[in-house]
The prediction has a mean pLDDT of 86. The part of an RNA shown here (small-subunit ribosomal RNA, central domain) has 350 nucleotides and comes from a metagenome. The full RNA is in RNAcentral, with records from SILVA.

Context: one part of a larger RNA
RNA sequence: CUGGGUGUAAAGGGCGUGUAGGCGGGAUUGCAAGUCAGAUGUGAAAUUUCGGAGCUUAACUCCGGAGCUGCAUCUGAAACUGUAGUUCUUGAGUGCUGGAGAGGAAAGCGGUAUUCCUAGUGUAGCGGUGAAAUGCGUAGAUAUUAGGAGGAACACCAGUGGCGAAGGCGGCUUUCUGGACAGUAACUGACGCUGAGGCGCGAAAGCGUGGGGAUCAAGCAGGAUUAGAUACCCUGGUAGUCCACGCUGUAAACGAUGGAUACUAGGUGUAGGAGGUAUCGACCCCUUCUGUGUCGGAGUUAACACAAUAAGUAUCCCACCUGGGGAGUACGGCCGCAAGGUUGAAACUC
Numbered sequence: 001c002u003g004g005g006u007g008u009a010a011a012g013g014g015c016g017u018g019u020a021g022g023c024g025g026g027a028u029u030g031c032a033a034g035u036c037a038g039a040u041g042u043g044a045a046a047u048u049u050c051g052g053a054g055c056u057u058a059a060c061u062c063c064g065g066a067g068c069u070g071c072a073u074c075u076g077a078a079a080c081u082g083u084a085g086u087u088c089u090u091g092a093g094u095g096c097u098g099g100a101g102a103g104g105a106a107a108g109c110g111g112u113a114u115u116c117c118u119a120g121u122g123u124a125g126c127g128g129u130g131a132a133a134u135g136c137g138u139a140g141a142u143a144u145u146a147g148g149a150g151g152a153a154c155a156c157c158a159g160u161g162g163c164g165a166a167g168g169c170g171g172c173u174u175u176c177u178g179g180a181c182a183g184u185a186a187c188u189g190a191c192g193c194u195g196a197g198g199c200g201c202g203a204a205a206g207c208g209u210g211g212g213g214a215u216c217a218a219g220c221a222g223g224a225u226u227a228g229a230u231a232c233c234c235u236g237g238u239a240g241u242c243c244a245c246g247c248u249g250u251a252a253a254c255g256a257u258g259g260a261u262a263c264u265a266g267g268u269g270u271a272g273g274a275g276g277u278a279u280c281g282a283c284c285c286c287u288u289c290u291g292u293g294u295c296g297g298a299g300u301u302a303a304c305a306c307a308a309u310a311a312g313u314a315u316c317c318c319a320c321c322u323g324g325g326g327a328g329u330a331c332g333g334c335c336g337c338a339a340g341g342u343u344g345a346a347a348c349u350c
Base pairs, nucleotide, nucleotide: 003322004321005320006319007304008303012318014201015200016199017198021194022193023192025088026087027086028085029084030083031082033081034080035077036076037075038074039073040072041071042070048066049065050064051063052062053061054060091191092188093187094186095184096183097182098181103177104176105175106174107173108172109171110154115149116148117147118146119145120144121143125136126135162169163168206247207246208245209244210243211242216240220236221235222234223233258317259316260315261314262313263312266295267294268293269292270291271290272289273288274287275286276285299306300305323350324349325348332343333342334341335340
């Protein structure tokens, strides 16, 4: 390379948006680039192959036929692909009506709790542990009452509940704002799918500047434990944790499962709609769409398991894998303030 694969054996990009490219719905007309048919020319010889002949045979050599799967030109076909036009509405999008939601951004407000401060009551302990000690406390602690300050997080509701592309999102109110869903069928008329590069977003930790600092708490100090204890336990406590702006760009960024479309038994729960039956009305019941769980058949699978939210049956596009170690290392490039990230070998060895 041809292949075969990617939940757990190596392998799905962290996620989106989108450029080039690849692929692409129904009807109809033209063209004829691909495609198909025929003809002509060419496709040297040797080689190949078939039939024969010559060296005693064979190898070898010679003769004749075929073939040389290709290219060019001409003529024709028009189903499929392509291309140009016309047209359609089911794919896609828009409009209208409606309800749901921790979707995002900003501002304001609230109560509980922790800590600290002030004052009162009050007296000898408190705290902590397996047991202790360090620590705090007669300069009045712990406890308790009242008042105040400040920062961070939002108990219950709360639910394999909801929303978001992923990361993620949870007190309340307001403003701005994105998306999805259901119903309708008014409009556009294939406008679609995927997506190398590119661009954007991207937990925590970390970095820069400036704030803030209640709690918790790397590093650090002390007390224990222990043979030792650079730990686990305890007392403290600094970066950090919070905010604004900028950077970093990684995670078991996981469903360890890329996206899109279509098809393929059922049962049961739950969230958001719509329609129907019933009813005075609300439930209930039935149908249907979208999401989210669970059980399970066919099928798949090495097994485990997956099973309409597929790991089933197919098509399209992208990414990635190709024995273990060396190694996600070295070198070089690019990015970064740095930490480092990204791309990514080889020798050698088993």